[in-house]
RNA sequence: CGGUCCCUAGCUCAAUGGUAGAGCACUCGUCUUAUACACGAGCGGUUGCAGGUUCGAGUCCUGCGGGACCGA
Numbered sequence: 001c002g003g004u005c006c007c008u009a010g011c012u013c014a015a016u017g018g019u020a021g022a023g024c025a026c027u028c029g030u031c032u033u034a035u036a037c038a039c040g041a042g043c044g045g046u047u048g049c050a051g052g053u054u055c056g057a058g059u060c061c062u063g064c065g066g067g068a069c070c071g072a
Base pairs, nucleotide, nucleotide: 001071002070003069004068005067006066007065010024011023012022013021018055026042027041028040029039030038048064049063050062051061052060
C1' cells in the first nucleotide's frame, strides 16, 4: 500500500428490514443456624461514531475510528 472479516447489556453471544433477547455476572427474595447450591423476581442498551436508502435499519449502502487476519 491492497484485500477479507469483526464491533449489540459489566462479560460471552443471539436477533428474516417490522416490540433489541439469552446465558453468566450484579441486587433482592425463598431455602439454611450461617454461607454456598438451587429456585423466583429485579436491574440492565445512544446496537463503535457520523451520514444515506427505506413507511420502518442491529440488519442494506458510504465515510471515519478500533481490532483480527491474508497478500505485497
A computed fold for a 72-nucleotide RNA from a Candidatus Kerfeldbacteria bacterium, annotated as transfer RNA.
Rfam family: tRNA.
It was read from a public genome assembly.
Its mean pLDDT, the model's own confidence on a scale to 100, is 82.